[in-house]
RNA sequence: UUCGGGGAGCGGGCGUCCGCGGCGUUGUUUCGGCAGCGUCGAGGAAAGUCCGGACACCACAGGGCGGGAUUCCCCGUGAAAGCGGGGGCGGGCGGCUUCAAGGCCGUUCGACGGAAAGUGCCACAGAAAAUAUACCGCCCCGCGCCCGUCGCGGGGUAAGGGUGAAAUGGUGGGGUAAGAGCCCACCGCCCCGAGAGCAAUCGAGGGGGCAGGGUAAACCCAAUCCGGUGCAAGGCCGAAUAGGGGACCGGGCGGCCCGUCCGAUGGUCCCGGGUAGGCCGCACCCGCGCGAGCGGGACUCCGCGCAAGCGGGGUAGAUAAAUGGGCGCCGCCGCCGCAAGGCGGCACAGAAUCCGGCUUACAGCUCCCCGAAGACU
RNA sequence: GUCCCGUUCGUCUAGCCAGGCCUAGGACACCGGGUUUUCAUCCCGGCAACAGGGGUUCGAAUCCCCUACGGGACG
Numbered sequence: 001u002u003c004g005g006g007g008a009g010c011g012g013g014c015g016u017c018c019g020c021g022g023c024g025u026u027g028u029u030u031c032g033g034c035a036g037c038g039u040c041g042a043g044g045a046a047a048g049u050c051c052g053g054a055c056a057c058c059a060c061a062g063g064g065c066g067g068g069a070u071u072c073c074c075c076g077u078g079a080a081a082g083c084g085g086g087g088g089c090g091g092g093c094g095g096c097u098u099c100a101a102g103g104c105c106g107u108u109c110g111a112c113g114g115a116a117a118g119u120g121c122c123a124c125a126g127a128a129a130a131u132a133u134a135c136c137g138c139c140c141c142g143c144g145c146c147c148g149u150c151g152c153g154g155g156g157u158a159a160g161g162g163u164g165a166a167a168u169g170g171u172g173g174g175g176u177a178a179g180a181g182c183c184c185a186c187c188g189c190c191c192c193g194a195g196a197g198c199a200a201u202c203g204a205g206g207g208g209g210c211a212g213g214g215u216a217a218a219c220c221c222a223a224u225c226c227g228g229u230g231c232a233a234g235g236c237c238g239a240a241u242a243g244g245g246g247a248c249c250g251g252g253c254g255g256c257c258c259g260u261c262c263g264a265u266g267g268u269c270c271c272g273g274g275u276a277g278g279c280c281g282c283a284c285c286c287g288c289g290c291g292a293g294c295g296g297g298a299c300u301c302c303g304c305g306c307a308a309g310c311g312g313g314g315u316a317g318a319u320a321a322a323u324g325g326g327c328g329c330c331g332c333c334g335c336c337g338c339a340a341g342g343c344g345g346c347a348c349a350g351a352a353u354c355c356g357g358c359u360u361a362c363a364g365c366u367c368c369c370c371g372a373a374g375a376c377u
Numbered sequence: 378g379u380c381c382c383g384u385u386c387g388u389c390u391a392g393c394c395a396g397g398c399c400u401a402g403g404a405c406a407c408c409g410g411g412u413u414u415u416c417a418u419c420c421c422g423g424c425a426a427c428a429g430g431g432g433u434u435c436g437a438a439u440c441c442c443c444u445a446c447g448g449g450a451c452g
Stems, first nucleotide, its partner, number of pairs: 001373010012330007020041009043348001047359002050357005055230004067226005072087006088112001089110009113221002118219002120215003135161002137157008145148001169187006188210001189208004195202002234280004244271006250262004284313005291306001293304004331346006378451007387405004397435001407423005428444005
């Protein structure tokens, strides 16, 4: 310097003009607004809505069923989910070593509790798929005759072949009729285990020839935690019209009053519910502090909180939903051009109660670490 | 906004829960042939799909995760 991997950060900048939404203020108004000024106005993911909370309402003696989340160990952080660091175990790759198995080192990955609680499944192929099994082959015995590298029957054998994702320990030697943990050495495995470690786990040594294949992102079991619903939660205000209830006026019966009836019927007034709609939920904090209050007391004092006002900091709060555009300069990229320069572009995306995580999308740039190659010293 | 469900031939669907016999079955449509004087009907044959990616597993349409698209409920 180039390439690859990992991590962290940024996510075009400045000026000006026009426009949009919120708030404040001033002016104006036909009270609906309008205008001026000031100020604030998308993100690292605002996304997916996967996990955890805040908050709100509902439910709740206690417990269970069901459902969900998490899952090797330790430490840190955190409200929790999660994240970070270290360790253990297992897999892949590379190197060293070994005849090999295996061991050690480095690197990387792991949804990494339990398969010896139970149930299920393991297609095809294969003799046999969890119960052990004899297809080919090898060996032994018997019988037969066409006396052989033969046929039939009985038996032994898991070393060899073959099937499969997976075949009931592996390598080497001994042994045998042929073979076999049948025996031995090493390795692996199971049981016990001095001891080490906070723990996961490791393990000197002893015992056992070896049983108990895989699958839990199959059901399930174990442990820890979780009541349910989500701001369309929820609270407040609340029309017009229609409808409901009530009072009075009204109409019928009646001479009148009371009473009773009528109303799909006119008028006035009142009440309550719901709807449209509106407001809140959804930003305040700090300092000084007129004044009034409360408390104490040693009575011109002290303390406490409230609070007009002033100052400083902060603030996206839309509701069919604002956050945009033009120009100039600069930055980066692409194309054209000998050049001067010209043209085009600048990722992913976009709030909606808020916060912490996870996941997904993302042009380009900067920095750090690791590895490889090349050049130079 | 909050929550839930789904995606398989051109169309409608079975298979998914409980993975293998799936080279994914059926119906309609389409194409070719036969029957008929011809058309229709009928018969035979063919074409044609697991939304995309990753993982678990010996093995994935099926189980798990992410993404895309579609649908529904709630004032």
Two RNAs folded together computationally: RNase P RNA and transfer RNA, 452 nucleotides in total.
It holds a member of the Rfam family "Bacterial RNase P class A". Rfam classes the family as a ribozyme. Rfam's curators write: Ribonuclease P (RNase P) is a ubiquitous endoribonuclease, found in archaea, bacteria and eukarya as well as chloroplasts and mitochondria.
The coordinates come from a structure-prediction model, not an experiment, and the mean pLDDT is 76.